[in-house]
Formats: sequence, structure tokens, C1' cells
RNA sequence: CGUUGAUAAAGGCAAACUCCUGCGAAAGCGGGAACGCGCAAAGCUGACGAUCUAAGGGAGAGUUCUCCUAGGAUAGCGGGGCUGCCACU
Repeated sequence: CGUUGAUAAAGGCAAACUCCUGCGAAAGCGGGAACGCGCAAAGCUGACGAUCUAAGGGAGAGUUCUCCUAGGAUAGCGGGGCUGCCACU
């Protein structure tokens, strides 16, 4: 330096639910408290794929409904890129 990730050590992150609160059309995101599903990158990256939403736009119906659509969202969906603690092998 690389691989790998253990009945190792020191730590880290924080799903869901609940309470308070803000942003957003929604999906969803942010802040505080409590909590702890889980994660060896559950650190960062949304210009690869996938999935979610449909304000706006389009089409069809006809009284507000149906369908399509991402430039919106998910990094705790997968892949890739960058960075990173420790060291049984």
C1' cells in the first nucleotide's frame, strides 16, 4: 500500500414509532427530544440503472376525473467514483 472483515478494541451513524416544529403540490427533506431496526463505509457523490411523486406541461373524457411525462425525490434500492478508523488472516 492492497485484499479481507473476526466471539478483537476504541469509536461512528441512526431505521421505524412517538412528541414539538419548519420547507414542499406531492414524493420527501430539515431542526430538537426520546428511542435503537440495523449498517464495515448507513461518510460524500443524483451526470449509470432502478424505484417514488406529478406542481407544471401534454392527451382523453366532460365537471373535475383518467392516462403520460422529471427538470422534483430516494445514497438505508443496486452499480460506479472519491475519502476514511482498526488489524485476526